[in-house]
Context: one part of a larger RNA
RNA sequence: GGCACAUGGUGGAUGCCUUGGGUCUGAGAGGCGAAGAAGGACGUGGUAAGCUGCGAUAAGGCAGGGGGAGUUGCACACAAGCGUUAUAUCCCUGCAUUUCCGAAUGGGACAACCCGGUACUUUGAAGAAGUAUCACUCGAAAGAGAGCCAACCUCCUGAACUGAAACAUCUAAGUAGGGAGAGGAAAAGAAAAUAAUAAUGAUUCCCAGAGUAGUGGCGAGCGAAAAGGGAAGAGCCCAAACCAGAGGAGCGUGCUCCUCUGGGGUUGUAGGACUGCAUUUAGAAAGACACAUCAAGAUGAACACUUUGGAAAGAGUGGCCAUAGCAGGUGAUAGCCCUGUAGUUGCAAAUUGUGUUGGACGAGCAGUAUCCUGAGUAGCGCGGAACCGGAGGAAUUCUGCGUGAAACUGCCAGCACCAUCUGGUAAGGCUAAAUACUCCUCAGACACCGAUAGUGAACCAGUACCGUAAGGGAAAGGUGAAAAGCACCCUGAAUAAGGGAGUGAAAUAGUACCUGAAACCGUGUGCCU
Numbered sequence: 001g002g003c004a005c006a007u008g009g010u011g012g013a014u015g016c017c018u019u020g021g022g023u024c025u026g027a028g029a030g031g032c033g034a035a036g037a038a039g040g041a042c043g044u045g046g047u048a049a050g051c052u053g054c055g056a057u058a059a060g061g062c063a064g065g066g067g068g069a070g071u072u073g074c075a076c077a078c079a080a081g082c083g084u085u086a087u088a089u090c091c092c093u094g095c096a097u098u099u100c101c102g103a104a105u106g107g108g109a110c111a112a113c114c115c116g117g118u119a120c121u122u123u124g125a126a127g128a129a130g131u132a133u134c135a136c137u138c139g140a141a142a143g144a145g146a147g148c149c150a151a152c153c154u155c156c157u158g159a160a161c162u163g164a165a166a167c168a169u170c171u172a173a174g175u176a177g178g179g180a181g182a183g184g185a186a187a188a189g190a191a192a193a194u195a196a197u198a199a200u201g202a203u204u205c206c207c208a209g210a211g212u213a214g215u216g217g218c219g220a221g222c223g224a225a226a227a228g229g230g231a232a233g234a235g236c237c238c239a240a241a242c243c244a245g246a247g248g249a250g251c252g253u254g255c256u257c258c259u260c261u262g263g264g265g266u267u268g269u270a271g272g273a274c275u276g277c278a279u280u281u282a283g284a285a286a287g288a289c290a291c292a293u294c295a296a297g298a299u300g301a302a303c304a305c306u307u308u309g310g311a312a313a314g315a316g317u318g319g320c321c322a323u324a325g326c327a328g329g330u331g332a333u334a335g336c337c338c339u340g341u342a343g344u345u346g347c348a349a350a351u352u353g354u355g356u357u358g359g360a361c362g363a364g365c366a367g368u369a370u371c372c373u374g375a376g377u378a379g380c381g382c383g384g385a386a387c388c389g390g391a392g393g394a395a396u397u398c399u400g401c402g403u404g405a406a407a408c409u410g411c412c413a414g415c416a417c418c419a420u421c422u423g424g425u426a427a428g429g430c431u432a433a434a435u436a437c438u439c440c441u442c443a444g445a446c447a448c449c450g451a452u453a454g455u456g457a458a459c460c461a462g463u464a465c466c467g468u469a470a471g472g473g474a475a476a477g478g479u480g481a482a483a484a485g486c487a488c489c490c491u492g493a494a495u496a497a498g499g500g501a502g503u504g505a506a507a508u509a510g511u512a513c514c515u516g517a518a519a520c521c522g523u524g525u526g527c528c529u
Stems, first nucleotide, its partner, number of pairs: 001528009015514001016478002020449002022446007029438002031148002039101003042055003046078002050074002061095006070082003106115003116134007136145003152183001153181005163170001167217001193200002204231004214222002235430003238374001242263010268408001270373004274367004280363001283361001287357006297345003303318005319336002321325001327339003379403008389415001410425005465472002485513001488500004
């Protein structure tokens, strides 16, 4: 030095575990904010650095309810207390307090700081302090707005990489990004619709139609709609004609016009005004009342012995409960030990639901001469865009520029255009549900993970650390059933480390702590050289 066996160190794999995550389901909630939010700074404890809570009333104050022997958060020590049969701690609800910054709003500022005005008070003055108030926009005022917030929604704006095996039309894509705004949903919505000789009857969503009809350097690709089947289901209000009133203007002084208010009226089988004739009844919302609903919580069945063991819930024997054999804990695996579970029960206000009441609005007949029925609109031309449709034979929709109708014997659509026919009635508005989403709350589930996994984060993590900054971004879980966390002695310079002793089932479980692989480093013994 090699090999073998044995035994250690180092190291932290593996196994087991789970406080944390992942993905969903069902309910709820879907906002908070000038009554000062979200988020912070600084304080606040007997000792108090951090986290948590709270705010100069500062781990808290007051009230109501619950609860009942302990208790002063994490936090296991000391001190000083509080409480024990009902004013402790604790839980729920409400009220109060709530520094400074922050939309930040008296002015300013390098956020958590500085400096003021006005009124009143503290002392008569100076000075100082205290209380209140003083931003901007809209509005006559009352009042409202602003800022924050995960996704979902609407509108405006709007790429490129990429694909086309290059690339320019095209694609990616109206996507990403940017901006504005709203709601618990948003948007859309009660036919100037879809159809086709038959009809349907607002919108939205799903299935299907269908990768069809189409479109397309007819390349790459893009890509409907109706019918059919379902979810849900709900319809309405103005403008105008006409009437009345008020105000104003014009002049011709009794007419015309304008504005406002009230009545009237709202549609395509046209309807309404107007004229005449008739008059009564189905049924919303707010509000009111009644009942139910919702907190902390209460009650809640049934097991013993023997045995192994450190420990029984294991094994054995014999029982019991069950509207409860979900689950968790307890010294190993417990329906009957504990917390619970099923069931029963309790509760203030708000909330939500149901019922009753309430009663806006709404409904007739006939006549058809006259009047009304949304104008810089529809349409058209030019330039763009949206539609499945890339300008095409191109309807339909939107509109930057220009032009520019008709008036119910009207007008629009049915994919150029024309005729016939059919269906509608534009140029004003509102509208629940079915649909989308989950920052958040409660309950539950999993052929999801189990500490290099699962969230970046199981642990004081968006921390430490890095970067001028935008931003990037870790590692790190496990003694034991219980600290019983090794009194005392010895070696040692020692508060290091170790040896005894002791605890414990175990200390090769000693806080560098479960198990403790390999690499790597030793020690002992044997054999070989």
The part of an RNA shown here (large-subunit ribosomal RNA, domain I) has 529 nucleotides and comes from Phnomibacter ginsenosidimutans. Rfam family: Bacterial large subunit ribosomal RNA. Clan: LSU clan. The organism belongs to Phnomibacter, within Bacteria. The prediction has a mean pLDDT of 83.